[in-house]
RNA sequence: UCAGAUGGCCGGAUGGCUGCUGCGCGAAAGCGCAGAGGAAAGUCCGGGCUCCACGGAGACACGGUGCCGGUUAAUGGCCGGCGAGGGCGACCUCAGGGAAAGUGCCACAGAAAGCAGACCGCCUCAUGCCUUCGGGCCGAGGUAAGGGUGAAAGGGUGCGGUAAGAGCGCACCGCGCGGCCGGUAACGGGCGCGGCACGGCAAACCCCACCGGGAGCAAGACCAAAUAGGGGCGGCAUUUCAGGCGCUUAGCUUGAGAAACCCGUUUCCGGGCCGCCGCCCGGGUUGGUUGCUUGAGGCGUCCGGCAACGGGCGUCCCAGAUGAAUGGCCAUCGCCCGCAAGGGCACAGAACCCGGCUUACAGGCCAUCUGACACC
RNA sequence: GCAGCCGUAGCUCAGCUGGUUAGAGCGCUAGAUUGUGGAUCUAGAGGUCCCCCGUUCGAUCCGGGGCGGCUGUACCA
Repeated sequence: UCAGAUGGCCGGAUGGCUGCUGCGCGAAAGCGCAGAGGAAAGUCCGGGCUCCACGGAGACACGGUGCCGGUUAAUGGCCGGCGAGGGCGACCUCAGGGAAAGUGCCACAGAAAGCAGACCGCCUCAUGCCUUCGGGCCGAGGUAAGGGUGAAAGGGUGCGGUAAGAGCGCACCGCGCGGCCGGUAACGGGCGCGGCACGGCAAACCCCACCGGGAGCAAGACCAAAUAGGGGCGGCAUUUCAGGCGCUUAGCUUGAGAAACCCGUUUCCGGGCCGCCGCCCGGGUUGGUUGCUUGAGGCGUCCGGCAACGGGCGUCCCAGAUGAAUGGCCAUCGCCCGCAAGGGCACAGAACCCGGCUUACAGGCCAUCUGACACC
Repeated sequence: GCAGCCGUAGCUCAGCUGGUUAGAGCGCUAGAUUGUGGAUCUAGAGGUCCCCCGUUCGAUCCGGGGCGGCUGUACCA
């Protein structure tokens, strides 16, 4: 200098005039202060808060997560490590438990696709036939080394061995099993044994381990206003005892109990409950207060820790709207486009609040590291 | 804020427990028929299965992310 890798930051600035929202002061006029983001977004995870179920416990179902350890309020996030794969390298990627518990699938091609398989090829044998005497055809067998099909053909390479072959034998690598050593663990190293038995798919069902009650500020609380005290359809509306009405029966009614129903299902227990549940139609109000912003908060510094993070001290208060404020104009400067005149300022706008993830983002800056080339 | 559904030819929709070539109706093009047109018959064209990444031998289908569209949902009683 060029090409990269990783992490982080900024993302127009200053001033004036004039609006809007909130707060404070003031009798008022008015004055002063503050006023969008790194993603406010998608709503994909996790919590706080609030109400409901709340009375919990067990089992089941459903949903999610999935190497190990740590961190945290919690997580599927983050940090550190392990293993596998990629890159010359800095470094990057991985839904990364279980396929010898079971079920299922593996199309087409191919001889054979799941307790394998003889199509071609290779080899042996026997008789018969043919022969140009090399052999060929038919038949019976052996063989997974080679060819061919396929995503995948039941370990790989080499040497020996054999009629040809083959873990058939041996060495190394891989695999499985059992100790040993190191490590909290995932896992790694080494030793011995076993000729190999165990194909892939679980982002197919499933098994194992762990986690999860439901809903959401349109939660919830209060005030005010207004209408109605409704209608239709469907399901269940059972039974026992006692009292009353009824001459009796039929039936009506009151009380108690059981069953049924509801609380995801179920069991135990508990609660709700005499009419209950579901759906639809119709009617009214489209007001205000609160929740509401001080919080797992920001900044600085020190300590512990490799780090995520935790702790101590100091300091600061930093939007709170609701038909939803945060705008417009001018001047100077910066950057971009354009020859110029001139135009433009990336993505994008809070809605109860936090921690993450993901996605969008013109342009610019910083730090550390890697590779190549050149020079000293 | 919460919840549900959808995206396949120009339009309306099928499809799939993952398997070669993705189909139907209407529309379009060409031919036949007719004096001409319509109707009818025959043939044909037309697809980023919304996009990207992954799992798998293989994805419209399975998983994740994104984009776009539609619908319901206020409180009282």